A computed fold for a 75-nucleotide RNA from a Frankiales bacterium, annotated as transfer RNA.
Rfam family: tRNA. Rfam links the family to the GO term triplet codon-amino acid adaptor activity. It is annotated as a transfer RNA.
[in-house]
RNA sequence: GCCGGCUUGGCGCAGCGGUAGCGCAACGCUCUUGUAAAGCGUAGGUCGUCGGUUCGAUCCCGACAGCCGGCUCCA
Numbered sequence: 001g002c003c004g005g006c007u008u009g010g011c012g013c014a015g016c017g018g019u020a021g022c023g024c025a026a027c028g029c030u031c032u033u034g035u036a037a038a039g040c041g042u043a044g045g046u047c048g049u050c051g052g053u054u055c056g057a058u059c060c061c062g063a064c065a066g067c068c069g070g071c072u073c074c075a
Base pairs, nucleotide, nucleotide: 001071002070003069004068005067006066007065010024011023012022013021018055026042027041028040029039030038048064049063050062051061052060
């Protein structure tokens, strides 16, 4: 330099056009002498950034950035 994949709550991931969800973690309550476990509930997201298409974009298109992998060159 070229090619491909990924980027979504604190962490791990789903969702692939119609106002975003799961598990774990956090917080509160119940239970317990107490802790853990278990059960119930609550909060938490500019869906990497900037544009475009569309009535409408996390989802489609383009550019850029970051991470991972492969290939090539190295005078």